[in-house]
RNA sequence: UGAGUCGCCAGGACGACCGCCGUUCGCCGCUUCCAGCCCCCAUGGGGGAGCGGCGGAGGGAGGAAAGUCCGGGCUCCACAGGGCACGGUGGCGGGUAACGCCCGCCGGUCGCGAGACCAGAGACAGUGCAACAGAGAACAGACCGCCUCGACGGGGCAACCCGUCGCGGUAAGGGUGAAACGGUGCGGUAAGAGCGCACCAGCGAGGUGAGCAACCGCCUCGGCUUGGCAAACCUCACCGGGAGAAAGCCCGAAUAGGCAGGGAUGACGCGGCCCGCGUCGCUAUGACCUGCGGGUAGGGCGUUCGAGGCCGUCAGCGAUGGCGGCCCUAGAGACAUGGUCGUCACCCGCUCUUCGGAGCGGGGACAGAACCCGGCUUACGGGCGGCUCAGGAU
Numbered sequence: 001u002g003a004g005u006c007g008c009c010a011g012g013a014c015g016a017c018c019g020c021c022g023u024u025c026g027c028c029g030c031u032u033c034c035a036g037c038c039c040c041c042a043u044g045g046g047g048g049a050g051c052g053g054c055g056g057a058g059g060g061a062g063g064a065a066a067g068u069c070c071g072g073g074c075u076c077c078a079c080a081g082g083g084c085a086c087g088g089u090g091g092c093g094g095g096u097a098a099c100g101c102c103c104g105c106c107g108g109u110c111g112c113g114a115g116a117c118c119a120g121a122g123a124c125a126g127u128g129c130a131a132c133a134g135a136g137a138a139c140a141g142a143c144c145g146c147c148u149c150g151a152c153g154g155g156g157c158a159a160c161c162c163g164u165c166g167c168g169g170u171a172a173g174g175g176u177g178a179a180a181c182g183g184u185g186c187g188g189u190a191a192g193a194g195c196g197c198a199c200c201a202g203c204g205a206g207g208u209g210a211g212c213a214a215c216c217g218c219c220u221c222g223g224c225u226u227g228g229c230a231a232a233c234c235u236c237a238c239c240g241g242g243a244g245a246a247a248g249c250c251c252g253a254a255u256a257g258g259c260a261g262g263g264a265u266g267a268c269g270c271g272g273c274c275c276g277c278g279u280c281g282c283u284a285u286g287a288c289c290u291g292c293g294g295g296u297a298g299g300g301c302g303u304u305c306g307a308g309g310c311c312g313u314c315a316g317c318g319a320u321g322g323c324g325g326c327c328c329u330a331g332a333g334a335c336a337u338g339g340u341c342g343u344c345a346c347c348c349g350c351u352c353u354u355c356g357g358a359g360c361g362g363g364g365a366c367a368g369a370a371c372c373c374g375g376c377u378u379a380c381g382g383g384c385g386g387c388u389c390a391g392g393a394u
Stems, first nucleotide, its partner, number of pairs: 001390009012344007020060002023057008037048005062366001066377002069375005074244004086240005091105005106120001107118004121235002126233002128229002143174002145170003149166007182200006201225001203222007248301004258292005266280005308327008346363007
């Protein structure tokens, strides 16, 4: 310098002006358009609350708020116990409220390496699958080749040799394929073959050493070999009740129903009272009055203080945990959290340069909380650092 790999960081700062949504304080108005809540004096007012306006103070998105893919808290419903079905998970140890997440380790595969990836139990319980190529793809397979024998033809004095065809043997060699039923060598054989033997690889059994364990090392023996795919069915082990804040809990009008009691005249108007008059309702299956109860409109809670954040320290390789101190940090109504300008910082391009920099122009992504947490995944513009490989210079 180039290529690569892993990890970390913050997602601009300040000011001015104009807006948006909550909170709180003060002042003003309304409550005689209607109804209604609380308190005081008392029948008409006052205050609170409420609504509206103005002004002040203070607060107002993210690392992913996203996808809603896992795991929990919380709430309601269901639930003797066991099984089936369905779904998920699958090396070992640890962390955690829990997890399919995280940390450390083991094994396998890939990479020269830093490192990355693994759904990482079982393929001698069973069923199934394997494109193309190839003769043959699972208790396989004779296409070429090799070999014995037979027939025919040719050559040779003969032993025998060559060619064609046929019955067989043969998995050592060639060829196909991602994969062809262990590898190398010696023996053996007509030619061959774990057919026999030695070593190696693999599998299993026993022993032994290290480790909490997965697993690893070593020794002995065995039959010699039983291929791949289980995010194919399946088998084994373990886990899982359902629905989700429109969860759910509380208060609760008017009108119309319901229930109980009373009940024959009731309500309104004629300024107030009585009589009277008018209108309307009702006739015991009941107008009207009183009380109770369920539901609706509406209101409140759940709802933002929580497995919370920051700093320090201790334990631990680490995930994480203990202790101490400090902080309160959005929150609804289905729609708030923005815009413009200036200065500075950052990045890019061009020009100039005394190589320190200066000037001009441009740029800032992905994306918007809605009950709350822990993860994963996906989207996105930058900055910093560790490590590896290759080349060059000294």